[in-house]
About this RNA
Small-subunit ribosomal RNA, 3' major domain from an uncultured Bacteroidia bacterium, 475 nucleotides, folded computationally.

Context: one part of a larger RNA
């Protein structure tokens, strides 16, 4: 001086408490363990692993197995000889890598050679082979907690204290008073982007109140008013009033205001913990392999499957399913694209076919509401599973695709102990878009926007934190 205590005290947090959905039982879906296997590739493993590295494992990827091949070697640099344009329709074996035969086939010279290319040999090669406990570099958590130190100075023999403590405030070591301390620094906060409001500039592709045209779309003339789009101002400061309080601030059905007390949201992560993860993203030391731990190439595997867990999807229905009708976004993608619109097909889809590198064409909701039926039953709930036909994409959908349609029609009647998530446009539910992508196991992940709640007395308990202050044993 720190850590700890089932010691105190005083804060705080979806931490508990009040509530609203959920997880635990079922089916599948993804990961993981564990068995399995030739191989199930490696790595994450309490909270901080477990829809995680992987924002696309049919080959490819691929780092694992099996078998066939090479060995300057799949790619690169240099060197010395030898040889030749490199390459190459087609033919043959062959799983394929590849081998063999082939028609056809250079370029500059200063004639010494050179450019490119093959081969020999020969210096680097090339290892997702170890060691994250040798590193960089990055990332996770305590934690967006409110704290971590420092210069001079006092005090103490020292270690160290003090400042940083004590009252009262605050999300805040946020300020305001005391004060042997006075200042400073990295953190808070502000600056930053969005988002709520109003002006001001502009006015296509957006938009359209008024005025023509028009069968019907802002279809067209014109408009620059409105809505929006994109730049610049503005604007919120406890600024005002009233009470409280020396301050700092706190209180309010308060004026006023789109906004009120940090207005929402996000980016930003102090000093440090966890010899935390990560040599498999990359870089890197050291150690190891070198006819192989390298590289190529064909099939397997990574997808097995008694069982355990973890995170979802769907569901057990009537606040529901079904059928009919009918309305409303928002933030993106789009050229080997997104495809209006016709034809066909019950349907995936195909055929045709116009417009757009896009505020112009285009991809476009759904739950909601209306009308109607089903009447509580394993059912018009529920859709696993299996059977049969087909559609795309791609050399190829047997292992192992994802969609259609027609048939099957499992389990499950609300879930034991325990146990997660949210404080408002949040939870909950509805559907959309996007990245990766040839398709795709996506129910994931990341974004959007629609409908839209309910509860919080309160801090006793649980977890976690943060200041003092106390106690003992160790360091």
């Nucleotide at each position: 001086u720190g850590a700890c205590g089932g010691g105190g005290g005083c804060c705080c947090g979806c931490a508990c408490a009040a509530g609203c959905g959920g997880a635990g039982g079922a089916a599948c879906a993804u990961g993981u363990g564990g068995u399995u296997u030739a191989a199930u590739u490696c790595g994450a493993u309490g909270a901080u692993a477990c829809g995680c590295g992987a924002g696309g494992a049919a080959c490819c990827u691929u780092a694992c197995c099996c078998g066939g091949g090479c060995u300057c070697g799949a790619a690169c640099g240099g060197u010395a000889c030898a040889g030749g344009a490199c390459g190459g329709a087609c033919a043959c074996a062959g799983a394929g890598a590849u081998g063999u035969g082939a028609a056809c086939u250079c370029c500059c010279u200063u004639c010494g050679g050179g450019g490119c290319c093959u081969g020999u040999a020969u210096c680097g090669a090339g290892g997702u082979g170890c060691u994250g406990c040798a590193u960089g570099g990055u990332u996770g958590u305590c934690g967006u907690c409110a704290g971590c130190u420092c210069g001079u100075g006092u005090c103490g023999u020292g270690a160290g204290a003090u400042g940083u403590u004590g009252g009262c405030u605050c999300a805040a070591g946020u300020g305001c008073c005391a004060u042997a301390a006075c200042g400073a620094g990295c953190g808070c906060a502000a600056c930053c982007c969005u988002u709520g409001c109003u002006g001001c500039u502009a006015g296509u592709u957006a938009c359209c109140a008024g005025c023509a045209u028009u069968c019907a779309g802002g279809a067209u003339g014109g408009g620059g008013a409105c809505u929006c789009u994109a730049g610049c101002a503005g604007g919120a400061c406890u600024g005002c009033c009233a009470c409280c309080g020396u301050a700092a601030g706190g209180u309010g059905u308060g004026a006023g205001g789109a906004a009120g007390g940090c207005g929402g949201g996000g980016a930003u992560g102090a000093c440090g913990u966890c010899a935390a993860a990560u040599c498999a993203g990359c870089a890197c030391g050291g150690c190891c392999c070198u006819u192989a731990c390298g590289u190529c190439c064909g099939g397997g595997g990574c997808g097995a499957c008694a069982c355990a867990c973890g995170u979802g999807u769907u569901a057990c229905a009537a606040u529901g399913g079904u059928g009919a009708c009918u309305a409303c976004a928002g933030a993106g993608g789009g050229a080997a694209g997104c495809c209006a619109c016709c034809c066909a097909g019950c349907g995936a889809u195909g055929g045709g076919g116009a417009g757009c590198g896009a505020a112009u064409c285009u991809c476009g909701a759904a739950a909601a509401g209306u009308c109607a039926u089903c009447u509580c039953a394993g059912u018009u709930c529920g859709g696993a599973u299996c059977g049969g036909a087909g559609u795309c994409u791609g050399c190829a959908a047997c292992c192992c695709g994802a969609c259609u349609c027609c048939g099957u029609g499992a389990a499950g009647c609300u879930g034991g102990a325990u146990u997660c998530g949210c404080u408002a446009g949040u939870a909950a539910u509805c559907g959309c878009g996007c990245a990766u992508c040839a398709g795709c196991c996506a129910u994931g992940g990341c974004g959007c926007g629609g409908u839209g709640a309910a509860u919080a007395c309160g801090u006793u308990c649980c977890c976690g934190g943060g200041c003092c202050u106390u106690g003992g044993a160790a360091a």
Model confidence (mean pLDDT): 82 of 100.